[in-house]
Context: one part of a larger RNA
Molecule: small-subunit ribosomal RNA, 3' major domain
Organism: Pseudomonadota bacterium
RNA sequence: UGACGGGGGCCCGCACAAGCGGUGGAGUAUGUGGUUUAAUUCGACGCAACGCGCAAAACCUUACCCGGGUUUGAACUGCAGUGGACAGUCUCAGAGAUGAGAUCUCCCUUCGGGGUCGCUGUGGAGGUGCUGCAUGGCUGUCGUCAGCUCGUGUCGUGAGAUGUUGGGUUAAGUCCCGCAACGAGCGCAACCCUUGUCUUUAGUUGCCAGCGGUUCGGCCGGGCACUCUAGAGAGACUGCCGGUGUCAAGCCGGAGGAAGGUGGGGAUGACGUCAAGUCCUCAUGGCCUUUAUGCCCGGGGCUACACACGUACUACAAUGGCCGGUACAAAGGGCUGCAAGCUCGCGAGAGCAAGCCAAUCCCAAAAAACCGGUCUCAGUUCGGAUUGCAGUCUGCAACUCGACUGCAUGAAGUCGGAAUCGCUAGUAAUCGCGAAUCAGCAGGUCGCGGUGAAUACGUUCCCGGGCCUUGUACA
Repeated sequence: UGACGGGGGCCCGCACAAGCGGUGGAGUAUGUGGUUUAAUUCGACGCAACGCGCAAAACCUUACCCGGGUUUGAACUGCAGUGGACAGUCUCAGAGAUGAGAUCUCCCUUCGGGGUCGCUGUGGAGGUGCUGCAUGGCUGUCGUCAGCUCGUGUCGUGAGAUGUUGGGUUAAGUCCCGCAACGAGCGCAACCCUUGUCUUUAGUUGCCAGCGGUUCGGCCGGGCACUCUAGAGAGACUGCCGGUGUCAAGCCGGAGGAAGGUGGGGAUGACGUCAAGUCCUCAUGGCCUUUAUGCCCGGGGCUACACACGUACUACAAUGGCCGGUACAAAGGGCUGCAAGCUCGCGAGAGCAAGCCAAUCCCAAAAAACCGGUCUCAGUUCGGAUUGCAGUCUGCAACUCGACUGCAUGAAGUCGGAAUCGCUAGUAAUCGCGAAUCAGCAGGUCGCGGUGAAUACGUUCCCGGGCCUUGUACA
């Protein structure tokens, strides 16, 4: 100087407390451990591994296993030799990779040759093989915590200190005052995006707002007032008033205002820590391999199942289930695409087919909600697992191993032990919608809106963190 303390002081955070809803019990989905297996590819392991890499494992992917093949190789490049082709199409054999056969047969030229391509040889390729404890890059984490440092000066023999400590204050090393310090840098804040109000510019969206027509649909004429869209501006700065404070920084209350003291949300992550994670994104040193640890193909596996754990979904019902009717979104996507409408089908869907490269058409029905009816507390008209049969769609192909539909079947489950998690407001809870990936496949992920709470006395305690101080046999 740090680190640590079941030392002290001050302060903060859904850290506790106050509340609301969960997990832990059930069934299933999914990941992991374990076990099994020819293989169940590999990585990730407290927080910070476990719906994680995987924003899609039937084949492919795929790295694993079995089997069939191949050795300059699937792809790249140099040199030498050689051929007139190569590729494509067809036939046969084969599980296919591939092999055999048939067909077909190049461009430029100074006629020496050159080029695309095939074959042979060679230098070399290849490796998701090992080492993340050799590395780059990227990432997690403490933590969006308020810290981490430097120059000059001064003090100290020196390590070092000072500044950065102290008194206030703040979300903040934020600002003020003081001070052997004076300044500065990386962080904080601001500048960026979005949302909340208004003005203006612009009207192939919107409006009967005011007029006319109307098949009654902004449908038509017509108009940009409003909504909206998307460009430009305005607006919030403790600016104003009162109190308080050290005449300070600030704090408390008020006015005006759409918004008030960082308005809400996001992006943004200092010096560093964990030899944290990743050699299987990529790049890369070293080592290993080279008729195999490379490459191609068929099939299987990653989907196994006594069990254990994590994360979710659906429930156990009447604030509910079922039936009928009637409303109200936002944000997205669409040409190998989204598909209205009509017909067929109980349905998944099929057939025909308008429109739309999309503020114009479509996906598209929002759901919870509301109105009416029914059920009457039961393992039920709750719950839907499991299983049987019959189908639909995608795809070369749904046996291992897809999603969905109809009929039948109707399991556990009556609110969950110890323990444990999230959340402070348009939040929790609850309800649906969309997108990426994608032929097909979401209960996951990432977004979007609808309805919309309760509680916070407080900082004694648990956890994590910041500053000062103290002890230390630790570095």